Source information:
Two RNAs folded together computationally: RNase P RNA and transfer RNA, 424 nucleotides in total.

RNA sequence: GUCGGGGAAUCGACGAUCGCUGUCCUGAUAAGACAGAGGAAAGUCCGGACUUUAGAGGAGAGGAUACCAGCUAACGGCUGGGAGCCGCAAGGCUACGGAAAGUGUAACAGAAAACACCGCGCCGGGUCAUACCGGAAAGCCUGAAAAUAUCGGCCUAUGGGGCCGAUCGCACCUGGGGGAACUCAGGGCGCUAUAAACCCUAUCCGAAGCAAGGCCUAAUUGAGCCGCUAUCAGCAACUCCCGCGAGGCUCUAGCUGGCCGCCCGAGGAGACCGGCGACGGUCUCCCCAGAGGAAUGAUCGUUCUCUACUUAGGUAGAGUACAGAAUCCGGCUUACAGUUCCCCGACAGUU
RNA sequence: CGGAGCAUAGCGCAGCGGCUAGCGCAAUUGGUUUGGGACCAAUGGGUCGGGGGUUCAAAUCCCUCUGCUCCGA
Numbered sequence: 001g002u003c004g005g006g007g008a009a010u011c012g013a014c015g016a017u018c019g020c021u022g023u024c025c026u027g028a029u030a031a032g033a034c035a036g037a038g039g040a041a042a043g044u045c046c047g048g049a050c051u052u053u054a055g056a057g058g059a060g061a062g063g064a065u066a067c068c069a070g071c072u073a074a075c076g077g078c079u080g081g082g083a084g085c086c087g088c089a090a091g092g093c094u095a096c097g098g099a100a101a102g103u104g105u106a107a108c109a110g111a112a113a114a115c116a117c118c119g120c121g122c123c124g125g126g127u128c129a130u131a132c133c134g135g136a137a138a139g140c141c142u143g144a145a146a147a148u149a150u151c152g153g154c155c156u157a158u159g160g161g162g163c164c165g166a167u168c169g170c171a172c173c174u175g176g177g178g179g180a181a182c183u184c185a186g187g188g189c190g191c192u193a194u195a196a197a198c199c200c201u202a203u204c205c206g207a208a209g210c211a212a213g214g215c216c217u218a219a220u221u222g223a224g225c226c227g228c229u230a231u232c233a234g235c236a237a238c239u240c241c242c243g244c245g246a247g248g249c250u251c252u253a254g255c256u257g258g259c260c261g262c263c264c265g266a267g268g269a270g271a272c273c274g275g276c277g278a279c280g281g282u283c284u285c286c287c288c289a290g291a292g293g294a295a296u297g298a299u300c301g302u303u304c305u306c307u308a309c310u311u312a313g314g315u316a317g318a319g320u321a322c323a324g325a326a327u328c329c330g331g332c333u334u335a336c337a338g339u340u341c342c343c344c345g346a347c348a349g350u351u
Numbered sequence: 352c353g354g355a356g357c358a359u360a361g362c363g364c365a366g367c368g369g370c371u372a373g374c375g376c377a378a379u380u381g382g383u384u385u386g387g388g389a390c391c392a393a394u395g396g397g398u399c400g401g402g403g404g405u406u407c408a409a410a411u412c413c414c415u416c417u418g419c420u421c422c423g424a
Stems, first nucleotide, its partner, number of pairs: 001347010012303007020036005038322001042333002045331005050209004055242001057241004062205005067081005082096001083094004097200002102198002104194003119140002122135004149167007168190003172187006213260004222251005234244002267286008304319006352423007361376004369407001378394005400416005
């Protein structure tokens, strides 16, 4: 220098004026001070906090996850390691338990599709010759797949028969390494595929969701059904049991304002310590949106970046992509124009 | 904001692992009729919403994205 791999940051800056929302101050909705979108605020795909449901009571059903170890409030997330695949490499990707517990499925084609099978051809018997009976390796045909792991030798007409040797594979056994997944050596054994089919094994999960829920205020008709001390209406649930239990459910009419929940939090920044790392601990500093038909905007000036034009000084335009909080937090996934920085690999060249 | 579902021919729907994805209406052509409708016969028309994966094989099973619909004070 070319081509690539991994990670991080940023989303123009400053000032002025006029507006909007919130907090503080205030008697005050005035004035003043301060603050005011994102890395994804998105999808709502996971996990939690919080709240309610007599019940962090049980059982079944159901759901989720799936190599090993760790981190965490928790997770299907993350970190480290193993195995497999891709790449020359840096590195990247993986729904990666069990088919040797059982069941199902394997369409069409083909003779035959998992209890294998005999259509052509072949071998043996039989017959004058067919027919017929038995066997079944090589070959043909079909298909995604044609069968007792593959190859060689001996016996046998042959075999899914036996013996021997080599190679390959393995939820098996023994020994070595490792905390484990796993790996190495020896022995033993020889099994179609499919579990993102049912299922088995292990672990975890109650349900609903801030329109949860609580308080104040306003308004307050009518009708129907079920039940009242219980083999029972109802008590959130797919069902049952335990337990609680005197009122409950549906439709309709009317009223329909406000406050809390609601932003000090598994918060952020910096330093040090422990750990390979995810992460954890200690100390110091900071307060950083809380709207409710829903604020976060507009204009001007300077500067910066980009684009176009231009005899180099300037002129004109744009400020961009994806996008916009709605109870909060940790992740994942998806969308995305640019700019900057750090680390690493391969190849080529120079010193 | 939260929750649930749907997408298959022009329209309305079946089909939930297996041959060339079907049915009704509509469309096209022919017949019938003086002509039209109805009727009869035949024909065409499908990225199964997009992408990826599992499997020998995917409309169907799994993941992700897009669009639409419904419910909740």
Rfam match: Bacterial RNase P class A. It is annotated as a ribozyme. Its mean pLDDT, the model's own confidence on a scale to 100, is 75.